[in-house]
Context: one part of a larger RNA
RNA sequence: UGACGGGGGCCCGCACAAGCGGUGGAGCAUGUGGUUUAAUUCGAUGAUACGCGAGGAACCUUACCAGGGCUUGACAUAUAGCGGACGGCUGUAGAGAUACAGCUUCCCUUCGGGGCUGCUAUACAGGUGCUGCAUGGCUGUCGUCAGCUCGUGCUGUGAAGUGUUGGGUUAAGUCCCGCAACGAGCGCAACCCUUGCUGUCUGUUGCCAACAGGUAAAGCUGGGGACUCAGACGGUACUGCCGGUGACAAACCGGAGGAAGGUGGGGACGACGUCAAGUCAUCAUGGCCCUUAUGUCCUGGGCUACACACGUGCUACAAUGGCCGGUACAGAGCGCAGCGAAACCGCGAGGUGGAGCAAAUCGCAGAAAGCCGGUCUCAGUUCGGAUUGGAGUCUGAAACUCGACUUCAUGAAGGUGGAAUCGCUAGUAAUCGCGCAUCAGCAUGGCGCGGUGAAUAUGUUCCCGGGCCUUGUACA
Repeated sequence: UGACGGGGGCCCGCACAAGCGGUGGAGCAUGUGGUUUAAUUCGAUGAUACGCGAGGAACCUUACCAGGGCUUGACAUAUAGCGGACGGCUGUAGAGAUACAGCUUCCCUUCGGGGCUGCUAUACAGGUGCUGCAUGGCUGUCGUCAGCUCGUGCUGUGAAGUGUUGGGUUAAGUCCCGCAACGAGCGCAACCCUUGCUGUCUGUUGCCAACAGGUAAAGCUGGGGACUCAGACGGUACUGCCGGUGACAAACCGGAGGAAGGUGGGGACGACGUCAAGUCAUCAUGGCCCUUAUGUCCUGGGCUACACACGUGCUACAAUGGCCGGUACAGAGCGCAGCGAAACCGCGAGGUGGAGCAAAUCGCAGAAAGCCGGUCUCAGUUCGGAUUGGAGUCUGAAACUCGACUUCAUGAAGGUGGAAUCGCUAGUAAUCGCGCAUCAGCAUGGCGCGGUGAAUAUGUUCCCGGGCCUUGUACA
């Protein structure tokens, strides 16, 4: 100087408390451990692994296993020699890779050759092989915590200290005052995006108040720019004003006005560093290793196994509910190898159909919870839907291993969950649907969007984590 303390003081955080809803019990989905296996590819492992890499394993992916093949190679460059288009179609053998046969088939040229391509040979290719404890880059975490440092000066023999401590204050090393310090840098804040109010401008594909026309209805038509909305540029909030407290400061408390008040809400943004944290399997890369194989092609299998254990979720256990009928209101997105309307067929998944739309125009697209009626009456039930059997639909060469969905039948556990444990402070929790990426198909996961919409916070004794000062130490 740090680190640590079941030392002290001050302060903060959904840290506790106060509340609301869960997990832990059930069934299923998914990840992991373990076990099994020819293989169940690899990585991630307290917090900071476990719906994680994977934004989607039937083949492919794919790295794993079995079998069948190839050896200048699936891919790149170069040289030499020989040959020819490469390729396409058909047939035969084969699981296919592939092999053979038949047919068909180039361009430029200074006629030397060149382009393209096959074979042979040589340099080399190739490796998701090892080392993240050789590395770059990227990332997690402490933590959006308020800290981390430097120059000069001063103090000390020196390590070092001071500044950065102290009195107030703040979300903040934020600001004020004081002070052997005076300044400065990286952080904080602001500048950026979005949302909330408003002005100007611009009005089509958006809108419709007034004026006409028109319909069963409808901005449907003429028209209009008022309104909504769209989107470009501005304005607005600054403790600016008033009162009080305070040290005449910074600031705090209350109030007015205001759409909004003291950082208005949300996001992006992550200091010096810590964990030899994670990643050699995104990529790049040193070293090592393989080279008729640890490379590469193909078929099939596996990654989907199953006594069990754990994590994360979904659905429930019902009446604030289930079922049936009617009826209302979003936002944000996506669409041409695409979205696909009307109409018809089917109980349905879906099929036929093909209008319109590169989309404020057309389509996906009926939002659901809600509201209005009806029914069920506390039961393992008209709750719950696992499981199983039958019949189908769709995608795709192909749904056996191993897809999703529909329908008929079946109708399991489950009556609110031990110890323990998680999230959340407001348009939040809870609850309800909708969309997107990936994607031929496949979502209870992820990322977004809106609808309905709470309870509680007297407080900081305690648990956890963190910041500052101080103290002890046989630790570094």

The part of an RNA shown here (small-subunit ribosomal RNA, 3' major domain) has 476 nucleotides and comes from a metagenome.
Its mean pLDDT, the model's own confidence on a scale to 100, is 84.
RNAcentral holds the full RNA, with entries from SILVA.